The part of an RNA shown here (small-subunit ribosomal RNA, central domain) has 349 nucleotides and comes from a metagenome. Rfam family: Bacterial small subunit ribosomal RNA. Rfam links the family to the GO terms ribosome and structural constituent of ribosome. The RNAcentral record of the full RNA draws on SILVA.
[in-house]
Context: one part of a larger RNA
RNA sequence: CUGGGCGUAAAGCGCGUGUAGGCGGCUUGGUAAGUCGGAUGUGAAAUCCCCGGGCUCAACCCGGGAACUGCGUCUGAUACUGCCUCGCUUGAGAACAGGAGAGGAGAGUGGAAUUCCCGAUGUAGCGGUGAAAUGCGUAGAUAUCGGGAGGAACACCAGUGGCGAAGGCGGCUCUCUGGCCUGUUUCUGACGCUGAGACGCGAAAGCGUGGGUAGCGAACGGGAUUAGAUACCCCGGUAGUCCACGCCGUAAACGAUGGGUACUGGGUGUCGGGAGAUCGACCCUCUCGGUGCCGUAGCUAACGUGUUAAGUACCCCGCCUGGGGACUACGAUCGCAAGAUUAAAACUC
Repeated sequence: CUGGGCGUAAAGCGCGUGUAGGCGGCUUGGUAAGUCGGAUGUGAAAUCCCCGGGCUCAACCCGGGAACUGCGUCUGAUACUGCCUCGCUUGAGAACAGGAGAGGAGAGUGGAAUUCCCGAUGUAGCGGUGAAAUGCGUAGAUAUCGGGAGGAACACCAGUGGCGAAGGCGGCUCUCUGGCCUGUUUCUGACGCUGAGACGCGAAAGCGUGGGUAGCGAACGGGAUUAGAUACCCCGGUAGUCCACGCCGUAAACGAUGGGUACUGGGUGUCGGGAGAUCGACCCUCUCGGUGCCGUAGCUAACGUGUUAAGUACCCCGCCUGGGGACUACGAUCGCAAGAUUAAAACUC
């Protein structure tokens, strides 16, 4: 080492593309590397084990046997694996015909609302709270009407609806563009699965340069509350929130559930296709793909899960191994920084 595990007890990388590697459908022939059999050589002695013997026993010692699970050579077997080879179509992919969608990027554009500015009407309040006050207002506010500016977000539709690998994506139009589903079974003929490294994507906050700033709003100022109030409530308000480009690379990045394939009772919604039946877009039946709920067997410590498995199996990757110390120190790599990644020990219970 060979173990047992990873929804909630420690444990699934945030997500993808993919290199090496590991694993891999049906079939013909060959080969005989793996694999299996036989023979033979070697595997020193001692040791271990068995039988017997010697010191009064034992330890110890002596003799014989077995063993030394290994390696080499020769020879044979060919089911499985490997390699070479003839084919196949069900895995995978392609073609053709349809289809749904907030999937992504860029450009343009619309209405409601908030705020501000101008004009008009109008007068003493407005605002805010548990109650107040700070605040705003006779230099005319709040309210109402008309006009204008600007930024940000898109009410209703909206749905355990849809799309995306994840993060995530929601007014409308156009351009460019990725993926997915269904049908026909026309083509290729195993081209597949996973994936250490690597590379890419990656909410919010944060950072750099430049712009923008309506509302909101860390910090900060003020008013309250309170024993105090560095808070909760109120009035203000800067970074930020927005845009472009470049960084950061984290999260309760969650289904706290890695990916793939096959198999294993059902019921009921819903979304996107197809087929049948029908006069028929309805309804009904069947079917493919997604997304929910409820539940059989099974599984589970229980909760629960249950064809979207946490059931039954196989393949590949990642990870865990008592609590604290410690999502730490040191070192290394990355970063402008903040910090991120990798990751101990003493000591202690």